Context: one part of a larger RNA
């Protein structure tokens, strides 16, 4: 010096991004226990006390009376704890080896599809799964426990549902044309007409769902305004005009895991507070099943603040043990 591992005057977080680390708390017995709560919990909440031994006495529990020590769960093992907040309802899953979370799951809700040879899905088929089930089933999609709740657009897109019209394939139809030539013509030329069959083709009308149409649908994808003016200070604007739109953001929340301007302004905490709490609301750019706004429990989850405690620190010092150093 490195490691581990002890001990520390007086302070006690002043260290730090941040009490990381440490200490502290710690067993069993008895008192004793707040807020809120879904009445279960929250609770081991918190905060207190006792705890050896030897007699008697008792079934114990214990109760009387003695005894020692600095110390009696006599060494060792053996919760720290409280406030407020945010996300996530919990138990649970998860990147095997730099992420355990607020992600994923999850009951619960919902919307869809599916009548049995189900529908989905594996597989060239055969055949299997779904099921030895049968709409109180299965399959697929989004939400996420419970509490109050889920507002307006159907114009685009997408599903559904119609069937008059319009647009449409194969295919059906053959109007008509195209070659070729037996004949015929005659300027006899490598010419011109040209039947029938055969060949290429081929118009008109028939022809299905699709699409265009015409409706429903939002717990479907998804959307959910601008400007100007107006109250007897002044500010402000219940009010009015006025333009576009399919319809112009409702309740609730709000500088938020979302807020640039921002360290927003006010309040509480602290001597002092870009953080944290309440509240304002001018929401750059929340908003209602990509849910909205609460919510007791719960959480190796994040944030902020406190008690205890402490070598984190002031500020270092001291010691073991194992290595560095020396020699072999």
């Nucleotide at each position: 010096c490195u490691a581990u591992u002890g001990c520390u005057a007086a302070g006690g977080a002043a260290c730090u991004c941040g009490g990381c680390a440490a200490a502290a708390u710690g067993a069993c017995c008895c008192c004793g226990u707040a807020a809120g709560u879904u009445a279960g919990c929250g609770a081991g909440a918190a905060g207190g006390g006792g705890u050896g031994c030897c007699u008697a006495c008792g079934c114990a529990a214990g109760u009387a009376g003695g005894c020692c020590g600095c110390a009696g769960u006599g060494a060792a093992g053996a919760g720290g704890c409280c406030c407020a907040a945010g996300c996530g309802a919990c138990u649970g899953u998860u990147u095997a080896c730099c992420a355990a979370a607020a992600a994923c799951a999850c009951a619960g809700c919902u919307c869809u599809c599916u009548g049995c040879u189900a529908a989905g899905c594996c597989g060239c088929a055969a055949g299997g799964c779904g099921a030895u089930g049968u709409a109180u089933a299965g399959g697929g999609g989004g939400u996420g426990a419970c509490g109050c709740c889920u507002g307006c657009c159907c114009a685009g897109u997408g599903c559904u549902g119609g069937a008059a019209g319009g647009u449409u394939a194969a295919g059906g139809g053959g109007a008509g044309a195209u070659g070729u030539u037996a004949g015929c013509u005659u300027u006899a030329a490598u010419a011109g007409c040209g039947a029938a069959g055969c060949u290429u083709u081929g118009a008109a009308c028939c022809g299905a769902a699709g699409c265009c149409c015409c409706a429903g649908u939002g717990a479907a994808c998804g959307g959910c305004g601008g400007c100007c003016g107006u109250a007897a200070c002044a500010a402000u604007a219940a009010c009015g005009g006025u333009c576009c739109u399919a319809a112009g953001g409702u309740a609730g929340c709000g500088a938020a895991a979302u807020u640039c301007c921002u360290u927003g302004u006010c309040g509480g905490g602290u001597a002092a507070g870009u953080u944290c709490c309440g509240a304002c609301c001018c929401g750059c750019a929340c908003g209602a099943a990509a849910g909205g706004c609460g919510u007791a429990a719960c959480g190796a989850u994040u944030u902020g603040g406190g008690c205890a405690c402490u070598g984190u620190c002031u500020c270092g010092g001291c010691a073991a043990u194992a290595g560095a150093c020396u020699c072999g």
This is a predicted structure of a 328-nucleotide part of an RNA (large-subunit ribosomal RNA, domain IV) from a metagenome. The RNAcentral record of the full RNA draws on SILVA. The prediction has a mean pLDDT of 88. Rfam family: Bacterial large subunit ribosomal RNA. The family is grouped with related families in Rfam's "LSU clan".